[in-house]
RNA sequence: AAACCGAAACGGCAAACCCGGCGAAAGCCGGCGACGCAAAGCCAACGGGUCUACCACUGCAAAGCAGUCACGAUUGCCAGGCCGCCGAA
Numbered sequence: 001a002a003a004c005c006g007a008a009a010c011g012g013c014a015a016a017c018c019c020g021g022c023g024a025a026a027g028c029c030g031g032c033g034a035c036g037c038a039a040a041g042c043c044a045a046c047g048g049g050u051c052u053a054c055c056a057c058u059g060c061a062a063a064g065c066a067g068u069c070a071c072g073a074u075u076g077c078c079a080g081g082c083c084g085c086c087g088a089a
Base pairs, nucleotide, nucleotide: 005087006086012037013036018031019030020029021028022027035076041082042081043080047078048077049074050073051072056068057067058066059065060064
């Protein structure tokens, strides 16, 4: 110095609820707030899982309802990759 690892320290992020906005929805953005997080930093890429179903297709006599389906979403589901603070055992 680096790797593994995660005691301590300086700090960091911010779940749910609620409010406002966007969206068909899932969900996202902002505010409040902390459930937690050593990557809860970034990547949805060409991996997997899960969520939603506007559109599309199909069924029903039908308004409509139901079923199937991401091109939508989730990195705070997992995996993988990249970058990163500190330094005890």
Molecule: c-di-GMP-I riboswitch aptamer
Organism: uncultured Anaerolineales bacterium